[in-house]
Context: one part of a larger RNA
RNA sequence: CUGGGCGUAAAGGGCGCGUAGGCGGCCUGGGAAGUCUUGGGUGAAAGCCCCCGGCUCAACCGGGGAAGGGCCUGAGAAACCACUGGGCUGGAGUGCUGGAGAGGAAAGCAGAAUUCCUGGUGUAGCGGUGAAAUGCGUAGAGAUCAGGAGGAAUACCUGCGGCGAAGGCGGCUUUCUGGACAGACACUGACGCUGAGGCGCGAAAGCCAGGGGAGCAAACAGGAUUAGAUACCCUGGUAGUCCUGGCUGUAAACGAUGACGACUUGGUGUGGGGGGUUCAUAGACCCUUCGUGCCGGCGAUAACUCGUUAAGUCGUCCGCCUGGGGAGUACGGCCGCAAGGCUGAAACUC
Numbered sequence: 001c002u003g004g005g006c007g008u009a010a011a012g013g014g015c016g017c018g019u020a021g022g023c024g025g026c027c028u029g030g031g032a033a034g035u036c037u038u039g040g041g042u043g044a045a046a047g048c049c050c051c052c053g054g055c056u057c058a059a060c061c062g063g064g065g066a067a068g069g070g071c072c073u074g075a076g077a078a079a080c081c082a083c084u085g086g087g088c089u090g091g092a093g094u095g096c097u098g099g100a101g102a103g104g105a106a107a108g109c110a111g112a113a114u115u116c117c118u119g120g121u122g123u124a125g126c127g128g129u130g131a132a133a134u135g136c137g138u139a140g141a142g143a144u145c146a147g148g149a150g151g152a153a154u155a156c157c158u159g160c161g162g163c164g165a166a167g168g169c170g171g172c173u174u175u176c177u178g179g180a181c182a183g184a185c186a187c188u189g190a191c192g193c194u195g196a197g198g199c200g201c202g203a204a205a206g207c208c209a210g211g212g213g214a215g216c217a218a219a220c221a222g223g224a225u226u227a228g229a230u231a232c233c234c235u236g237g238u239a240g241u242c243c244u245g246g247c248u249g250u251a252a253a254c255g256a257u258g259a260c261g262a263c264u265u266g267g268u269g270u271g272g273g274g275g276g277u278u279c280a281u282a283g284a285c286c287c288u289u290c291g292u293g294c295c296g297g298c299g300a301u302a303a304c305u306c307g308u309u310a311a312g313u314c315g316u317c318c319g320c321c322u323g324g325g326g327a328g329u330a331c332g333g334c335c336g337c338a339a340g341g342c343u344g345a346a347a348c349u350c
Base pairs, nucleotide, nucleotide: 003322004321005320006319007304008303012318014201015200016199017198021194022193023192025088026087027086028085029084030083034080035077036076037075038074039073040072041071042070049065050064051063052062053061054060091191092188093187094186095185096183097182098181103177104176105175106174107173108172109171110154115149116148117147118146119145120144121143125136126135162169163168206247207246208245209244210243211242215241216240220236221235222234223233258317259316260315261314262313263312266295267294268293269292270291271290272289273288274287275286276285277284278283299306300305323350324349325348332343333342334341335340
């Protein structure tokens, strides 16, 4: 001395539940497997190290001694680790009372708007663009009024506001249902943390079957633009977007920052709860707790920046990285209806 790392350089698993395993609070008793102390045995020879000696020296060789990881065995210690007995309440959880929320699932309902259809009024344009044209319209469009149909999405409220593990969640009502938070007590008594495999969830697009189809719109067609224009702009327009059931399993699935716990100056906003002061309302101020932002101190950082929501100081467990290209490719395996996904090289080259 016995790696260093993972916000942006390579590197945090998309997210959760949890198996094995790893790790684990305070007090006390016990034996003593680990551990520690001590004794004995073993640890062949050669070799290494020390001393002495033989070849003229050395290499080499001879003699003596020491050392030796570990293993076996006896005695002892009991702090730590493990096991076992008893106890505790601070970790974790349960009960009670509350208020907040686009958390999830299902059913029903509402209004605005677009489109289409029917009818009335009415006449020559409408639409679109940088300018146009394609397109629509005298078989009466556009405009306007009335009625009807249907699908999708819910303006304002709306807020670096809320909820959720993540993906994500936004009209209203009802039913079923998950989680978090606060308050004062009571209860259980370490029941905990993490989590290889595994299982589940998982935007959009895509796929299968059946429905639905207003608007939008890949593909496609036409009109323009242009040297060309397989684009950007315009007129149309099919999958799809929507619903039900099943599959896919990916993403700049991002805070590009794994989870849990502890510790370490502050200021200011905002959401939920509790308490207090002030005169009663309204309100204001203060304290406390959970969340969510901004600024910033020590410290950290290559810098940017992070900074009690850490990227600070530590602990436990998991995942991952190890020069660029080749390559997230090939091969094999597993999964998928397919598209493809997961796992994942090498030659060669710089």
Annotation: Predicted 3D model of a 350-nucleotide part of an RNA (small-subunit ribosomal RNA, central domain) from an uncultured bacterium. The full RNA is in RNAcentral, with records from Greengenes. Its Rfam family is "Bacterial small subunit ribosomal RNA".